Annotation:
Predicted 3D model of a 72-nucleotide RNA (transfer RNA) from an Actinomycetota bacterium. The organism belongs to Actinomycetota, within Bacteria. The coordinates come from a structure-prediction model, not an experiment, and the mean pLDDT is 82. RNAcentral holds the sequence, with entries from ENA. It matches the Rfam family "tRNA". By type it is a transfer RNA. Rfam's curators write: Transfer RNA (tRNA) molecules are approximately 80 nucleotides in length.
């Protein structure tokens, strides 16, 4: 420098263009002599950044940033 993949909650990951969710974590409650496990409830997101298309973008297009892979 060229090509490709990926970027979404603290972590691992979903999400036909139509209100962004799950599991784990965390917090509170319940249970217990205490704790763990179980059960119930809750918190947590400028969907990496900018621009474009669209009535509407996590999703499509584009530029940049970052990580990884391949090639020179």
């Nucleotide at each position: 420098u060229g090509g490709g993949a990926c970027g979404u909650a603290g972590c691992u990951c979903a999400a036909c263009g139509g209100u962004a969710g799950a599991g784990c974590u965390c917090u509170g409650g319940u249970c217990u002599c205490c704790a763990a496990a179980g059960c119930c409830a809750g918190u947590g997101g400028u969907u990496g950044a900018g621009g474009g298309u669209u009535c509407g973008a996590u999703u499509c297009c584009u530029u940049c940033c970052g990580u990884c892979c391949c090639g020179g």